[in-house]
């Protein structure tokens, strides 16, 4: 310089004028005015997962159902997150991918093609003995080497063996449980002796083992509580039936007065933001991440504030004009013209800020992003 991995940060700058919200200072009876501090994200989204927090519901352990998680360690408050490894696979490489427990419990399945899909099997095919014959063959028998199908066909490759031929034999590889060795552990070892191979796949089929798991959410919850309407409970007191009176009952749409109680509806108050917070130093650790300290306070709206609108410059995009280099013509040639290209490079014009916007409040995964910087690698290819 070209291609590329891998991570991090920003995501608009400055003026100016106008304007919104909370809070709080002063002026004002008030209504408001006036000044001052603060005021969206990296994803505020999706609402997918884990918590805190609130309410319900629950005597405790244990067993099943149900769901969900799945290699090992380790980090967290807690995860399906993250970090460090293992295995697997893909790349020349930096790297990047995997629901990655268990198929030598038990059950199910393996589409199409193929003769056969798990009980191996006999399509094409090799074969000695035997049998038969028109000497091409054919039958019976033996076999899985070669072909062929298919994601997969019962370990590769080479030799020996054979009638043919096959782990029958045998070497190397490769497999399998056992020891040793190496690591906490997954696993790992041109370690060791042993088995000729016995056991094909699929668990995001059921299943089995292990671990985890109560619901519902801030419209969760809590408190104030007025006209007005209705409920309740006392004491007064009037009328009318019933029983002779006191006294009880029943009716008079709540019969009229009074006093208190509690409950809801509009409405306000809370929850409400200082928090598993944000830097900055040092520290312990390969990392997630702790662990000291010292310092900041950084949105709390509820018909929902966080906004327009002028300039200046720039990244970065288009045009056109012209330098420069390349390709093709024209010309004897230098050069000059004429066409088309270029991720060079000057002037001029013009457009010009992406995906999105809090709703209790955290960790996280996913998805959406124009464009900028930086940082470490890696592989080509030029030059010293």
């Nucleotide at each position: 310089u070209c291609a590329g991995a891998g991570g991090a940060u920003c995501g608009g700058g400055c003026g100016g004028c106008c304007g919104c919200g909370u809070c709080u200072c002063g002026c004002g009876c008030a209504a408001g005015c006036g000044g001052g501090c603060c005021g969206a994200g990296g994803a505020a989204a999706g609402u997918c997962c884990g918590g805190g927090c609130u309410c319900c519901a629950c005597g405790c352990a244990g067993c099943g159902a149900c769901g969900g998680u799945g290699c090992c360690g380790g980090a967290u408050a807690a995860c399906g997150u993250c970090c460090g490894g293992c295995g697997g696979g893909g790349g020349c490489g930096a790297c990047c991918c995997c629901a990655g427990g268990g198929a030598a419990a038990g059950u199910g399945c393996c589409a199409c093609a193929g003769a056969a899909a798990g009980c191996a099997g006999g399509u094409c095919g090799c074969a000695a003995a035997g049998g038969u014959u028109u000497c091409g063959g054919c039958c019976c028998u033996g076999c899985g080497a070669c072909a062929g199908u298919g994601a997969a066909a019962g370990g590769g490759u080479g030799g020996g063996g054979u009638a043919a031929g096959a782990g029958c034999c045998c070497a190397c590889c490769g497999c399998g449980g056992c020891c040793c060795c190496g690591g906490c552990a997954a696993c790992g070892g041109c370690g060791g002796a042993c088995g000729g191979c016995a056991c094909g796949g699929c668990a995001a089929a059921c299943c089995c083992c292990a671990c985890c798991g109560g619901g519902a959410g801030c419209a969760a919850g809590a408190c104030c509580g007025a006209a007005u309407a209705g409920g309740g409970a006392c004491g007064g007191u009037g009328g009318c039936c019933c029983g002779c009176u006191g006294c009880g009952g029943c009716c008079c749409g709540a019969g009229c007065c009074g006093u208190c109680c509690g409950g809801g509806u509009u409405g306000g108050u809370u929850g409400c933001u200082u928090g598993a917070g944000g830097g900055g130093c040092g520290g312990a650790g390969c990392g997630a991440u702790c662990c000291g300290u010292c310092u900041c306070c950084c949105a709390g709206a509820c018909g929902a504030a966080u906004g327009g609108c002028c300039g200046c410059a720039c990244a970065u995009c288009c045009g056109c004009c012209g330098u420069c280099c390349c390709c093709g013509g024209a010309u004897c040639a230098a050069g000059u013209c004429c066409g088309g290209g270029g991720u060079a490079u000057g002037g001029c014009g013009g457009a010009g800020g992406a995906c999105a916007g809090a709703a209790c409040c955290c960790g996280g995964c996913u998805u959406a992003u124009a464009g900028a910087u930086c940082c470490u690698c890696u592989g080509g290819c030029a030059c010293u």

Model confidence (mean pLDDT): 76 of 100. This is a predicted structure of a 384-nucleotide RNA (Bacterial RNase P class A) from Allosphingosinicella sp. The model forms 98% of the base pairs in the Rfam consensus. Its Rfam family is "Bacterial RNase P class A". Rfam classes the family as a ribozyme. The source organism's lineage runs through Bacteria, Alphaproteobacteria, Sphingomonadales, Sphingomicrobiaceae and Allosphingosinicella. A source record names the gene rnpB.